[in-house]
Background
The RNA shown here (transfer RNA) has 71 nucleotides and comes from a Chloroflexota bacterium. Lineage of the source: Bacteria > Bacillati > Chloroflexota. Rfam family: tRNA. Rfam links the family to the GO term triplet codon-amino acid adaptor activity. About the family: Transfer RNA (tRNA) molecules are approximately 80 nucleotides in length. By type it is a transfer RNA. Its mean pLDDT, the model's own confidence on a scale to 100, is 84. The sequence is in RNAcentral, with records from ENA.
Formats: sequence, structure tokens, C1' cells
RNA sequence: GCGGGCGUAGCUUAGUGGGAAAGCCGGGCGCUUCCAACGCUCAGACACGGGUUCGAUUCCCGUCGCCCGCU
Repeated sequence: GCGGGCGUAGCUUAGUGGGAAAGCCGGGCGCUUCCAACGCUCAGACACGGGUUCGAUUCCCGUCGCCCGCU
């Protein structure tokens, strides 16, 4: 330098045009003499910019980052 894959919550992953979901972690409450476990509840995210579209996390282009391969 070229090609490919990936980027969603603090972490691990779903979702792939119209409601952003779950587990762990964290806060609160309940239970308990206390702690743990368990139950209920709350908060928290679509890498960035542009385009297409009535509507984009999703499709297209570019940039950035990570990984793999080739030279």
C1' cells in the first nucleotide's frame, strides 16, 4: 500500500428500515439479628460525518479504531 470482518450500556451479546432487548455490574426497596443468596424496581448505549428514505442502529459513501489476510 491492497482486500476482508467488526464497532450497540462499565463488560458480554441480541436486534438489521417504524416500540432499542437481555445477562452480569451499579443505585434503591423488600427478606434477614447482620451478611450472602433470592425477589421487586431504577439508571445507563447504537464510533464519527455525510447521503438515500416519509422514517436509518439497520441501506450506501467517507473518516477513525480494533482484528485477520496479502504484498